Description:
Transfer RNA from a Patescibacteria group bacterium, 75 nucleotides, folded computationally.
């Protein structure tokens, strides 16, 4: 250089392909309380997210297109 796939709470994901629901769900983590002499389990609450920038739409995490990053095939 062509050319495919990937990016979502602190971590791992689920949703995207087929656009719409209440607060983007879940596990783990961390915070507070409950329970227990304590500790540890268990149980409730919270805590945090769509990788940027534009477009298309009434409505975008999802569909176009462009950047960055990573990754993997050809040359």
């Nucleotide at each position: 250089g062509g050319c495919c796939c990937c990016a979502u709470c602190g971590u791992c994901u689920a949703g995207c392909c087929c656009g719409g629901u209440c607060u983007a769900g879940g596990a783990c983590g961390g915070a507070a309380g409950a329970u227990u002499u304590u500790c540890a389990u268990u149980c409730u609450u919270c805590u945090a997210a769509c990788a940027c920038c534009g477009g298309u739409u009434c409505a975008a995490a999802u569909c176009c297109g462009g950047u960055u990053g990573g990754g993997g095939c050809c040359g």
Its Rfam family is "tRNA". By type it is a transfer RNA.